[in-house]
RNA sequence: AGAGUUUGAUUCUGGCUCAGAAUGAACGCUGGCGGCGGGUCUUAAGCAUGCAAGUCGGACGGCAAGGAAGUGCUUGCACUUCCCUAGAGUGGCGGACUGGUGAGGAACACGUUGGUGACGUACCCUUUGGAUGGGGAUAGCCGGUAGAAAUACCGGGUAAUACCGAAUAAGGUCGGUGGUCUCGGAAGCCACCGAGGAAAGCGGCUUCGGCCGCGCCGAAGGAACGGCCUGCGUCCCAUCAGCUUGUUGGCGGGGUAAAAGCCCACCAAGGCAAUGACGGGUAUCCGGCCUGAGAGGGUGAGCGGACACAUUGGGACUGAGAUACGGCCCAGACUCCUACGGGAGGCAGCAGCUAAGAAUAUUCCACAAUGGGCGAAAGCCUGAUGGAGCCACGCCGCGUGGACGAUGAAGGCCGGAAGGUUGUAAAGUCCUUUAGCAAGUGAGGAAUAAGCGGGACAGGGAAUGGUCUCGUGGUGACUGUAGCUUGAGAAUAAGGGUCGGCUAAUUACGUGCCAGCAGCCGCGGUAACACGUAAGACCCUAGCGUUAUUCGGAAUUAUUGGGCGUAAAGGGCACGCAGGCGGUUUGGUAAGUCAGGAGUGAAAUACCGGAGCUUAACUCCGGUGCUGCUUUUGAUACUGCUGAACUUGAAUCAGUGAGGGGUGACCGGAAUUCCUAGUGUAGGGGUGAAAUCUGUAGAUAUUAGGAAGAACACCGGUGGCGAAGGCAGGUCACCAGCACAUGAUUGACGCUCAGGUGCGAAGGUGCGGGGAGCAAACAGGAUUAGAUACCCUGGUAGUCCGCACAGUCAACGAUGUACACUAGGUGUCCGCUCAUGAGAGUGGGUGCCGAAGCAAACGCGAUAAGUGUACCGCCUGGGGAGUAUGCCCGCAAGGGUGAAACUCAAAGGAAUUGACGGGGGCCCGCACAAGCGGUGGAGCAUGUGGUUUAAUUCGAUGGUACGCGAGGAACCUUACCUGGGUUUGACAUACACACCGAUCAUCUGGAGACAGGUGAGCGCAGCAAUGCGGGUGUGAACAGGUGCUGCAUGGCUGUCGUCAGCUCGUGCCGUGAGGUGUUGGGUUAAGUCCCGCAACGAGCGCAACCCCUACUGUCAGUUGCCACCGGGUAGAGCCGGGCACUCUGGCGGAACUGCCCCCGACAAGGGGGAGGAAGGCGGGGAUGACGUCAAGUCAUCAUGGCCCUUAUGUCCAGGGCUACACACGUGCUACAAUGGUGAGUACAAAGCGAUGCAAGACCGCGAGGUUAAGCGAAACGCAAAAAACUCACCGUAGUUCGGAUCGGAGUCUGAAACUCGACUCCGUGAAGCUGGAAUCGCUAGUAAUCGCGCAUCAGCACGGCGCGGUGAAUACGUUCCCGGGCCUUGUACACACCGCCCGUCACACUAUCCGAGCCGGGGAUACCCGAAGCAGGUAGGCUAACCGCAAGGGGGCCGCUUUCUAAGGUAUGACUGGUAAGGGGAGUGAAGUCGUAACAAGGUAGCCGUACUGGAAAGUGCGGCUG
Repeated sequence: AGAGUUUGAUUCUGGCUCAGAAUGAACGCUGGCGGCGGGUCUUAAGCAUGCAAGUCGGACGGCAAGGAAGUGCUUGCACUUCCCUAGAGUGGCGGACUGGUGAGGAACACGUUGGUGACGUACCCUUUGGAUGGGGAUAGCCGGUAGAAAUACCGGGUAAUACCGAAUAAGGUCGGUGGUCUCGGAAGCCACCGAGGAAAGCGGCUUCGGCCGCGCCGAAGGAACGGCCUGCGUCCCAUCAGCUUGUUGGCGGGGUAAAAGCCCACCAAGGCAAUGACGGGUAUCCGGCCUGAGAGGGUGAGCGGACACAUUGGGACUGAGAUACGGCCCAGACUCCUACGGGAGGCAGCAGCUAAGAAUAUUCCACAAUGGGCGAAAGCCUGAUGGAGCCACGCCGCGUGGACGAUGAAGGCCGGAAGGUUGUAAAGUCCUUUAGCAAGUGAGGAAUAAGCGGGACAGGGAAUGGUCUCGUGGUGACUGUAGCUUGAGAAUAAGGGUCGGCUAAUUACGUGCCAGCAGCCGCGGUAACACGUAAGACCCUAGCGUUAUUCGGAAUUAUUGGGCGUAAAGGGCACGCAGGCGGUUUGGUAAGUCAGGAGUGAAAUACCGGAGCUUAACUCCGGUGCUGCUUUUGAUACUGCUGAACUUGAAUCAGUGAGGGGUGACCGGAAUUCCUAGUGUAGGGGUGAAAUCUGUAGAUAUUAGGAAGAACACCGGUGGCGAAGGCAGGUCACCAGCACAUGAUUGACGCUCAGGUGCGAAGGUGCGGGGAGCAAACAGGAUUAGAUACCCUGGUAGUCCGCACAGUCAACGAUGUACACUAGGUGUCCGCUCAUGAGAGUGGGUGCCGAAGCAAACGCGAUAAGUGUACCGCCUGGGGAGUAUGCCCGCAAGGGUGAAACUCAAAGGAAUUGACGGGGGCCCGCACAAGCGGUGGAGCAUGUGGUUUAAUUCGAUGGUACGCGAGGAACCUUACCUGGGUUUGACAUACACACCGAUCAUCUGGAGACAGGUGAGCGCAGCAAUGCGGGUGUGAACAGGUGCUGCAUGGCUGUCGUCAGCUCGUGCCGUGAGGUGUUGGGUUAAGUCCCGCAACGAGCGCAACCCCUACUGUCAGUUGCCACCGGGUAGAGCCGGGCACUCUGGCGGAACUGCCCCCGACAAGGGGGAGGAAGGCGGGGAUGACGUCAAGUCAUCAUGGCCCUUAUGUCCAGGGCUACACACGUGCUACAAUGGUGAGUACAAAGCGAUGCAAGACCGCGAGGUUAAGCGAAACGCAAAAAACUCACCGUAGUUCGGAUCGGAGUCUGAAACUCGACUCCGUGAAGCUGGAAUCGCUAGUAAUCGCGCAUCAGCACGGCGCGGUGAAUACGUUCCCGGGCCUUGUACACACCGCCCGUCACACUAUCCGAGCCGGGGAUACCCGAAGCAGGUAGGCUAACCGCAAGGGGGCCGCUUUCUAAGGUAUGACUGGUAAGGGGAGUGAAGUCGUAACAAGGUAGCCGUACUGGAAAGUGCGGCUG
């Protein structure tokens, strides 16, 4: 510090997710030791048991038990004295500290700063003054009563440092008088007078006089602690906007330690609030802690400070202090005891228990240390505390061994093998012993104790005593702990997660969209680096992962540090209060601001430096910091406040000017419709085409007259005006704004603006008018599968006017307002100045282009989206949703404000490349058109589907399968079926063992394979041993598979398409995808060529080079040829001869827009012509770019993986692939006279031939048979070419057309023609008379037509591949159909239009809203009741101290009563939570239904607002926008 994820790719916006750190954690797996910390975050739920606050006999009465002594005597009892103290009591101090918890509380609760002239303080310290003299009770105790108990009561008697009078009173308190300080109030200070107000003793010493110590009382001060007040800070919701009656203030009282409505009576009517009152929700606060670069954000466990609470609620008492955790009273709930009458209790102290929960410990030891209470002290108490125990909960440290060790062992895993890896790892050798174990030793935490001994000091007559100091001196829970020493021995000690990317680390097997994984993207459908396992690797390590939470990354709430034209986001527009901000000069002030000083900011924590534990964690010491608040002194640039001035901002007046600016009134013409009348006759109207409609009752058309309402052609213009909405015939009146020029005046009067107010298109609403045209709804006609639409004919609200409401929009420049600054060029409108031909300058508007700059890009660019300033509004992923709910507004429709649950990993902007469009432009192709001939109808052949079958083997399936693989299924082929055999195999290579020459002939059984038998026969080399080669059997490796996967593959092939395209290097442009080049102007069959151009070149394609063909030269001349010469025949190049010609086949030539004219740009090229065998690529072939279709083929072959192995291998026989209701494709033959039949008679090319082609002759009607010459072929043969031509017949008919089918007889091939061959002859003679919708081929030697040959092949051809003969018609042209190329445009498509996608309905699930009701919760108001208790009242009862001779009084207690008041009750209306019949929409969900709304001109451009309508998307009307 970043990364992954939207796309085919890019860039931006934007969310989601990850890597880090942390935790009082929990869970999973695992676990050696030590140190230091931490440990019920959940129900402030309930608690058994023990302990957690006592102490003082030196305050008091007294004293059980025990001990000692004594007396009495009934020698084992009573009594006395002394010692010693327990328990209980009176009294004092302490139980208000310590410890726990965080329920409540949004508050002076907390933090921080101040104040108290408004206060308190026991114990402690200092100073000062006192402590005189009396009295009456009471507990304990004794005796008794009631009760189960708790406890209560009666009588008797007793003490005090308990209680009560009296005396004294310096000072204090209260009252009065006078003086005085202060910023401030006679409540401070000083003086005087008056009133009332204290006490307690105990112990030690003593020369008995007293002294000393500890206590007691009054007063003053201190220290420390507390009460109260106060500025500032302190969470969320405005869908909480108004709240308040003790409320705000005053006067007077009461009350308190103390100010105060704290309380009461009276008076006034105030007080708080947008700087957020009131209400609701949530929450202890802070030092700090976590995170972060910081600013911030989160948090408030442990430690420390504060607050609050102690079962819930209320109350006071005591006291210095409490409204009291381990005190009291009352009420409620709960638990326990009970003799049912009554009682007892409060772990949020330490342990512990129960329940809850994912989850949190011992009913331990000790007061040795530190601290606290009491005490004179010893001491006692102390679950505070110090320690131990449990828990990897965290942090820190250590260990589980170290060195050497290659044959790189074995085993595992991977690999075809070689080998690799685990891995120096192990084994092995040498060494060490931390930790642990065992044994031994052994600190420190402990000192200023008491006591004893000594010294010093002060005072005193002495002693005890006081203060300081030295020595001695006891005490350890932890604990025989830390440490140290010794001993044995590598001995006792490693796991967890991960390995697709992010993110370090990979292979194999298993599984087969299953099981599963997953933080995000995403893996898994037979080769999974992603699941599970193994091996290996990576990371961390006594831990490792997961989950949860916080911060970070996130500049993703942006103060530091974001945005708003199109991504989310500028309010529809203006005016304007509060608020924010504000021109120039100068004086004052010093609030902000800045600087210095002071106080505070507790300690701990943090940081820096050091120190102590072996180190570290941890702890200690010192420093810094704690960014804050307060105070004081100064400074005055800026801001504020205040005084004075200025003119440039702003405004006013005077002048000129333009304008659809607004309001009102009046006027005008054209058009439309209607009415009347005339002319006139059959249609009109409307549409893609029609129909509804209208017209002979006279329309439409036309002429004249009249009526009505609405709107204002031309001018008219990116022209004008207005803040926006908006504004258009003309005239007049009224109102308002704006621009310019020159002067004058005011003197900052300004800018912006939450709330507020006004204006605000269309549609809509109410009332009243008006209504010509248009026109939602509606009706009818069409269209259509349907058509609630588009089209047509009608037509009502409405559109118009007045008044009132409504308040929205794509109210848009999708761009808030104001001011300033920052190159230019060019239009236009309105002024002014200067010039006079159209011009120049300047100010204000309105447009276009463009510099810098900005921007993701598109683009903006003085009219900013540039650079700055001020203020306002708004945004924070998509959906849910502008929905629900609440509130406000509205007559309603509806508007404003405006969520959440849930769900997704995207949604989106701009641009790019493609693809697509019922977008556009250009161009091509037998693409259409123009023609010729077919298919589709018939019969047959052949292939396919389907069906059938034991099997009908398999593959090919739109174009691009279907006379295709197959160029030839009777057996074989053959892969299929049935049956029969066989298992190292039909075939290959090794090995081991045994036997045997190889091999040949033959017999039996059997359908055959096969099984069994017989006979013959012994290879080569070598002297030999032996070697080489072969066969059979057995065994084990292995063979074999037309078994699966063409979606694992190679190779080959089809198709787009013989279409003209597809790319690269360098450069340039762009952030980038990418573009340029390759686009443009011409041209071509062509990305063919030329020209231009930020491109210049190049490659694969095109063309050419190759083959055939058309002309020709030359060479050659047999098997070909025959002109000249000769011979010769019935005839014939038949023969001699020749190579001229034809021909054959080698090598050449020839064609290049080369020549002429024209067009073109002087180019490329095109048109015409000449010449030429051929003319503009002459004709044909071969040749197939980058790529597309997961196209085809595992059955040609090859091949990964999987599967079978006495079978899915292999051998054999028979059957099947040839089936047959039917459907389709491709063909053949026809339907006839351009024909058929008969007879005659011409002319080819290219091939093939030895298991062959076969002449000729003979036989057969024929297929063919017999025989047989020639020929391995320019020689012989196949071989007859056919159509054509000549002659004749047929005469339009199911025929002399057509030949299917069937019967019979044959031929040939072949072991074998039954299933299932071809052919021949005789006979038979079906359908068919030119073929519906639809559809195919062909542009010239082509179509059409005619025959010939070849491959395969024993035989089998209507198919395929070739060959020649005869030989046309038509093309105006590119509008349309199909396919293709280039450019451009739109796009929501990119598995790319066979795309994407919307809504209703149906089903399932989820959350949510409404909801008759039902059940709670807190709080409020009114009323009732009213415990305990304080205060007041009363005088019924009782009563020690004081007064009084007494009666009695004073005082006190009880009782009664009043106000207040907890709990409780009743009623009301809000708020909030749960639940609910039923209802509503929403979201999600591989394959449901209906349509097709949107994206292309999406097939009616879309969208916004509104209104009506419709199953649904939606349609239509009106206005608006261009996205």

Description
The RNA shown here (small-subunit ribosomal RNA) has 1523 nucleotides and comes from Capra hircus. Its mean pLDDT, the model's own confidence on a scale to 100, is 84. The RNAcentral record of the sequence draws on SILVA. The source organism's lineage runs through Eukaryota, Craniata, Sarcopterygii, Ruminantia and Capra. It matches the Rfam family "Bacterial small subunit ribosomal RNA".